[in-house]
Molecule: Glycine riboswitch aptamer
RNA sequence: GACGACACUCUGGAGAAUCCCGGGAUCACCGGGUGCCGAAGGUGCAAAGCCCGAACGGGCUAAUCUCUCAGGCAAAAGGACAGAGCUGCUUUC
Numbered sequence: 001g002a003c004g005a006c007a008c009u010c011u012g013g014a015g016a017a018u019c020c021c022g023g024g025a026u027c028a029c030c031g032g033g034u035g036c037c038g039a040a041g042g043u044g045c046a047a048a049g050c051c052c053g054a055a056c057g058g059g060c061u062a063a064u065c066u067c068u069c070a071g072g073c074a075a076a077a078g079g080a081c082a083g084a085g086c087u088g089c090u091u092u093c
């Protein structure tokens, strides 16, 4: 110096109830109920690949898929992911 990973900062960023009952300091918040959403996190899996085994067989690996545990269903906040950075740190060359 270059590529990449991670962190940080900035920008963009979907879905679904401003539902019902009770309490309350009355747009907050607390308890309960019904109906929903998937894009924090978490669960599940294999056409394929890899590993073990003589064989039967067994094990491991993914997602925006799946479940809806958690979370969420006006706004705010959060938000996978994407983009940017004379930033920080770090692998390799």
Base pairs, nucleotide, nucleotide: 001093002092004090006088007087008085009084010083011082012081017034019033020032021031022030023029035073036072037071041069042067044065048061049060050059051058052057